[in-house]
Predicted 3D model of RNase P RNA and transfer RNA as a complex of 454 nucleotides.
Rfam match: Bacterial RNase P class A. Rfam describes the family as follows. Ribonuclease P (RNase P) is a ubiquitous endoribonuclease, found in archaea, bacteria and eukarya as well as chloroplasts and mitochondria. By type it is a ribozyme.
RNA sequence: GAGGCCUGGACGGUCGCCGCUCGGCUUGGUGCCGGGCGGAGGAAAGUCCGAACUCCCACGGGCAGCAUGCUCGCUAACGGCGAGGCACGGCGACGUGACGGAAAGUGCAGCAGAGAGCAGACCGCCGGGACCCACGAGGUGCCGGCAAGGGUGAAACGGUGCGGUAAGAGCGCACCGCUCCACCGGCGACGGUGUGAGGCACGGCAAACCCCAUGCGGAGCAAGACCGAAUAGGGGGACGCUCAGCGGGCCGCCCGUCCCGCGCGGCGCUCAGGCGCCGGCGUUCCCGGGUAGGUCGCAACAGGCCGUCGGCAACGGCGGUCGCAGAUGAAUGACCGUCUGACCGGCUUGCCGGGAAACAGAAUUCGGCUUACGGGCCUCU
RNA sequence: GGCCCCAUCGUCUAGUGGUCCAGGACAUCACUCUUUCAAGGUGAAGACACGGGUUCGAUUCCCGUUGGGGCCG
Numbered sequence: 001g002a003g004g005c006c007u008g009g010a011c012g013g014u015c016g017c018c019g020c021u022c023g024g025c026u027u028g029g030u031g032c033c034g035g036g037c038g039g040a041g042g043a044a045a046g047u048c049c050g051a052a053c054u055c056c057c058a059c060g061g062g063c064a065g066c067a068u069g070c071u072c073g074c075u076a077a078c079g080g081c082g083a084g085g086c087a088c089g090g091c092g093a094c095g096u097g098a099c100g101g102a103a104a105g106u107g108c109a110g111c112a113g114a115g116a117g118c119a120g121a122c123c124g125c126c127g128g129g130a131c132c133c134a135c136g137a138g139g140u141g142c143c144g145g146c147a148a149g150g151g152u153g154a155a156a157c158g159g160u161g162c163g164g165u166a167a168g169a170g171c172g173c174a175c176c177g178c179u180c181c182a183c184c185g186g187c188g189a190c191g192g193u194g195u196g197a198g199g200c201a202c203g204g205c206a207a208a209c210c211c212c213a214u215g216c217g218g219a220g221c222a223a224g225a226c227c228g229a230a231u232a233g234g235g236g237g238a239c240g241c242u243c244a245g246c247g248g249g250c251c252g253c254c255c256g257u258c259c260c261g262c263g264c265g266g267c268g269c270u271c272a273g274g275c276g277c278c279g280g281c282g283u284u285c286c287c288g289g290g291u292a293g294g295u296c297g298c299a300a301c302a303g304g305c306c307g308u309c310g311g312c313a314a315c316g317g318c319g320g321u322c323g324c325a326g327a328u329g330a331a332u333g334a335c336c337g338u339c340u341g342a343c344c345g346g347c348u349u350g351c352c353g354g355g356a357a358a359c360a361g362a363a364u365u366c367g368g369c370u371u372a373c374g375g376g377c378c379u380c381u
Numbered sequence: 382g383g384c385c386c387c388a389u390c391g392u393c394u395a396g397u398g399g400u401c402c403a404g405g406a407c408a409u410c411a412c413u414c415u416u417u418c419a420a421g422g423u424g425a426a427g428a429c430a431c432g433g434g435u436u437c438g439a440u441u442c443c444c445g446u447u448g449g450g451g452c453c454g
Stems, first nucleotide, its partner, number of pairs: 001380007009339007017039009041359001045370002048368005053220004058257006065216005070084005085099001086097004100211002105209002107205002122150002124146005130140003158176006177200001178198003181194005224296004234287008245262005264279006301323001303322008343354005382453007391407004409425005430446005
């Protein structure tokens, strides 16, 4: 320096709490007394994921939206875990990964620079010829060729070397890189080999929009169920009061099946049909008011521990054993004694003295992740 | 306990689709105007909650931490 594991007080006594259970007292209700058993965490935290469970609710399909993204496994499931592959970082043990696709399309790259994707000539190199001249291998400008050298930039259209050329350039060759093919190893991601073929596709960014593959109903225990009580039997809107329509039934939309609710009366106008208004009933939406109570949900489960078998491991099978908090202004606290005891101090390395110590308290429950933190042990560089 | 939202100068706010010395108003300071103050005018200073990641470049995109706010019989 890297990785992994363990622990995070023990025993006894006194007083004080909560749950369960037994016994006694109490008319019932309910309360009191006594005994027994048990009583916060590795993170109980953050609320980042996944589920169980409850309701919408009886379902199905599609769009939108969101999430994940290498391979093979584990798991109830996951964005988690294990084992590998590849890439990057590190001297190394190891660590990290948001790890499908850039020839499906669109978009972005400021400044600098000639030029930032089917690009490009600032300084330059080469050829031709004109002019100036102190007749200097100097300067100016025109035409043609070049992109190898230099410069700018985070990044410049493969790299090094040789040949070739007027000067150059994969222009040609060798090696490296890249693409394809063949063979071998592997379940696979991939890896290896090749005197195989090719002068070589148009670079980067998808934690840019997007495309592809896979997955996903919505809310949440303050969910929800029951009892009791109280209030404003309040106010407003839409639709219907039929023969085929309307309204409602899951989150943003759409479709389908299915389910639920849909009697009338009066007045006016009109020849009639019909229309309008008022009242009523039913369904539904919105606003406002009341309920500050009690019981259940409430802990036995994808559970813990031990042994054994399989597996590199995560984990799974089998057998045995245990029951380990359920509060509701929110319980497990305080004191005393002894022991163990990181650490600190003294010194005679073994003793004496001090000292329970960091992060920190369950609230539906589990599987993970992330964050905070005292001490000890093991392995590796 | 659970669900959701936010953080930009001293204060209130634009911004955000990646390259701005991060803009505006009020406040502060300085100068100017005025007999003086106020008002007005000109200028100056002053900020992306913190850490990490993606990218050439992050206030903006992603993750974590801290702080603040709202709702739930």